[in-house]
RNA sequence: UUCCGAUAAAGCCAAACUACGAGCAAUCGUAGGACGGAAAGCCACGGGUCCCUCGGGGAUAGCCGGGUUGCCGAA
Numbered sequence: 001u002u003c004c005g006a007u008a009a010a011g012c013c014a015a016a017c018u019a020c021g022a023g024c025a026a027u028c029g030u031a032g033g034a035c036g037g038a039a040a041g042c043c044a045c046g047g048g049u050c051c052c053u054c055g056g057g058g059a060u061a062g063c064c065g066g067g068u069u070g071c072c073g074a075a
Base pairs, nucleotide, nucleotide: 004073005072012037013036017032018031019030020029021028022027035062041068042067043066045065046064047063048060049059050058051057052056
């Protein structure tokens, strides 16, 4: 360094739901909240699913695969 992931250490993120707001919608943002997560950081490239004003456009990265970056260092 790579692989790997501990009854380690320091931390991190935040499901459902609620309030407010944006959007035709899927859904998203902020605050609370905590189901969970070793990338539940980021990317819409492939597949899946969802929405629409359906030649097409959009959403989902916490659906799967892939790409890429990162903390720690037991076995």
A computed fold for a 75-nucleotide RNA from Syntrophaceae bacterium UBA2188, annotated as c-di-GMP-I riboswitch aptamer. Rfam family: c-di-GMP-I riboswitch aptamer. Its family is annotated with cyclic-di-GMP binding in the Gene Ontology. The model forms 95% of the base pairs in the Rfam consensus. It was read from a public genome assembly, where an Rfam model found it. The source organism's lineage runs through Bacteria, Pseudomonadati, Thermodesulfobacteriota, Syntrophia and Syntrophaceae.